Molecule: transfer RNA
Organism: Planctomycetota bacterium
RNA sequence: AGCGGAAUAGCCAAGCGGCAAGGCGUCAGGCUCAUAACCUGAAGAUCAGAGGUUCGACUCCUCUUUCCGCUA
Numbered sequence: 001a002g003c004g005g006a007a008u009a010g011c012c013a014a015g016c017g018g019c020a021a022g023g024c025g026u027c028a029g030g031c032u033c034a035u036a037a038c039c040u041g042a043a044g045a046u047c048a049g050a051g052g053u054u055c056g057a058c059u060c061c062u063c064u065u066u067c068c069g070c071u072a
Stems, first nucleotide, its partner, number of pairs: 001071007010024003018055001026042005048064005
C1' cells in the first nucleotide's frame, strides 16, 4: 500500500429495513439464623463518528476512526 472481517448496556452477545433479545454483573424484594446458591422484579445501549438512500436504518451505500487477519 491492497483486500477481508469486527465495533450493540460495566463485560459477553443476538439482530440481516418496521418499538434493540439473552447471559453475567448491578439494584430491590423473597427464601435463610446468616452468607452463597435459588426464585421474583427493576434499572441500564439515541447501536464507533459523520453524511446519503428510504415513509421508516443497528441493518443498505459513501467517507472517517479504532482493532484483528491475509497479501505485497